This is a predicted structure of a 265-nucleotide RNA (Bacterial large signal recognition particle RNA) from a Candidatus Zixiibacteriota bacterium. Model confidence (mean pLDDT): 75 of 100. It is recorded under the gene name ffs. Its Rfam family is "Bacterial large signal recognition particle RNA". By type it is a non-coding RNA gene. The source organism's lineage runs through Bacteria, Pseudomonadati and Candidatus Zixiibacteriota.

RNA sequence: CCGUGCUAAGUGGGGAGCUAGCGGUGCCCUGUGACCCGGAAUCCGCUAUACCGGGACUGAUGCCCACCCGAGGUUUGUCAGCAGCUUGCGCGGUCUGAUUAAGUGGUGUUGAGGGUCAGGUCCCGUGCAACUCGAGGCUGCCGAACCCCGUGAGGUCCGGAAGGAAGCAGCGGUAGGUGUGUUUUCGAGUGUGAUGCGGGGAAGCUUGACCUGAGCUAACUGGUCAGCCCGUGACAGGCCGGCGGGAUCGGAGGUGGGUGCACGG
Repeated sequence: CCGUGCUAAGUGGGGAGCUAGCGGUGCCCUGUGACCCGGAAUCCGCUAUACCGGGACUGAUGCCCACCCGAGGUUUGUCAGCAGCUUGCGCGGUCUGAUUAAGUGGUGUUGAGGGUCAGGUCCCGUGCAACUCGAGGCUGCCGAACCCCGUGAGGUCCGGAAGGAAGCAGCGGUAGGUGUGUUUUCGAGUGUGAUGCGGGGAAGCUUGACCUGAGCUAACUGGUCAGCCCGUGACAGGCCGGCGGGAUCGGAGGUGGGUGCACGG
């Protein structure tokens, strides 16, 4: 150095989570050359030699160790970072409201503003008017078959006669019914009134009379204050693990090192 047979070892690894801890099932990442069957989240099996049980294949190289790089995960806000959201504060602006009266305007000795008195507006009571409803009166029509009134042809009854009695129809009237219009009267009511009278009246507004005698007004500009909204900040606070930073674990990949026993040539 070559061959044969063995053994160790391997047939994926990692992160978070669970756990006293380790590994597995389940989740995620990576990755393929990445065995098979059974078990397991109300978990399963083990104990630093830390999945268990059974089988198959490869077999000292597709094995082991260290370092580099680094997909990805976890964690960190006492991390002077970036971004986003939010609150406060400051500044600027639009608009709105209040106030002021410097300027413009308007108004004022043909009397501003103020004061006093009286009235109105307002409330209560009442009268009148208007309107509505009801009742009554007048008027038209119907109108009692009899049991309403008057009169009562003819006829009936009584009477010797004169005459008398009851009384149908008709006529007139009355009670009643109904309609229409009207007006006088009475009663009730009212989202009514250029209305009368009496009373009450805090404030406001308004009319008139009298007193006083120079301001008044706030439309525009300006000033001050407040509020909504918008913008803004080498400001302050809070939230957010989205980006970046720190810590930690770390697949794949790369580099270096290590790699057993027996027999034969």